[in-house]
Context: one part of a larger RNA
RNA sequence: ACAUGGUUAAGGAACUCGGCAAAACAGCGGCCGUAACUUCGGGAUAAGGCCUGCCCUGAGCAAUCAGGGCCGCAGCGAAAGACUACACGCGACUGUUUACCAAAAACACAGCUCUCUGCUAAAUCGUAAGAUGAUGUAUAGGGGGCGAUGCCUGGCCAGUGUCAGAACGUUAAAGGGAUGGGUUAUCCUUCGGGAGAAGCUUUGAACUGAAGCGCUGAUGAACGCCGGCGAUAACUAUAAUCGUCCUAAGGUAGCGAAAUUCCUUGUCGGGUGAGUUCCGACCCGCAUGAAUGGCACAACGAUGUGUAGACUGUCUUGACCAUGUACUCG
Numbered sequence: 001a002c003a004u005g006g007u008u009a010a011g012g013a014a015c016u017c018g019g020c021a022a023a024a025c026a027g028c029g030g031c032c033g034u035a036a037c038u039u040c041g042g043g044a045u046a047a048g049g050c051c052u053g054c055c056c057u058g059a060g061c062a063a064u065c066a067g068g069g070c071c072g073c074a075g076c077g078a079a080a081g082a083c084u085a086c087a088c089g090c091g092a093c094u095g096u097u098u099a100c101c102a103a104a105a106a107c108a109c110a111g112c113u114c115u116c117u118g119c120u121a122a123a124u125c126g127u128a129a130g131a132u133g134a135u136g137u138a139u140a141g142g143g144g145g146c147g148a149u150g151c152c153u154g155g156c157c158a159g160u161g162u163c164a165g166a167a168c169g170u171u172a173a174a175g176g177g178a179u180g181g182g183u184u185a186u187c188c189u190u191c192g193g194g195a196g197a198a199g200c201u202u203u204g205a206a207c208u209g210a211a212g213c214g215c216u217g218a219u220g221a222a223c224g225c226c227g228g229c230g231a232u233a234a235c236u237a238u239a240a241u242c243g244u245c246c247u248a249a250g251g252u253a254g255c256g257a258a259a260u261u262c263c264u265u266g267u268c269g270g271g272u273g274a275g276u277u278c279c280g281a282c283c284c285g286c287a288u289g290a291a292u293g294g295c296a297c298a299a300c301g302a303u304g305u306g307u308a309g310a311c312u313g314u315c316u317u318g319a320c321c322a323u324g325u326a327c328u329c330g
Base pairs, nucleotide, nucleotide: 001325002324003323004322005321006320007319008318010316011315014314019311029051030050031049032048037042039148053070054069055068056067057066058065059064071075076081083309084308085307086306087305088304089303090301091300095107096106111146112145113144114143115142116141117140123132124131125130149296150295151294152293154226155225156224159223160222161219162218163217164216165215168214169213170212174208175207180202181201182200183199186195187194188193227245228244229243230242231241254288255285266282267281268280269279270278
């Protein structure tokens, strides 16, 4: 000096990112008592207070209770065995997870909803046979999303997707074979050449021709999206109101400096002696918003944040002790 354990006057979080760590609370024993809130089950061992040994007598089946007495500093006599309260965020909950730096607000979940599937089901594995689905049958099975519960879930189908439709346009292979070219039996010839049937060969027009796309319609708990400028009320300010441009439609209810707010330590109020955090409001939402769910919410959480009590070597500010190391000598 380090590790582990223990003690410490006065103060008591002044430490620190943060009460991390430690201390304390006092006990799934008994009696009393117990709030807000609530999904009426809870919350709850809420909180808070008192008691606890041994002997004798009495009652009682017993547990135990009543009276009297005894001892100690101390009677749940050792060990083991909850800190509590208030407020907010997130996730309803129990559960699951990065084996070896993350346990969470992430995943899952019951529940809600959309979609596919009529059975040789859809979907999945396999080249196939075959298998799972399922020895099931739409109250079933697969897939997507949201995520208990309560109150709700607004507008837009222009774009993209999906579904339905089939009149018209476009459109492949294929069918089809018009036309043109090559070759030449033959014919013509100014003897240079020219024309040219059939066959073979080559070219390949019109026309016929599916899905798809174009087209028509539907569809948001499909992917998604949800404006700008100017003016206006008898103080001022503001704008219920009006005008205009654009759009598929211009963000409804709710919430809001928020796990979202840049400016920003916004402004006001509360708490503190003093508060960039916290709580309650306001709304000027850089860039909230409704199953990419919105807002509330009892219970729950080794969850995040703020506060208080109790408590303490976390600290003011150090000191000492024990054990084991390091280290020195042998």
Notes:
Predicted 3D model of a 330-nucleotide part of an RNA (large-subunit ribosomal RNA, domain IV) from a marine eukaryotic metagenome. Rfam family: Bacterial large subunit ribosomal RNA.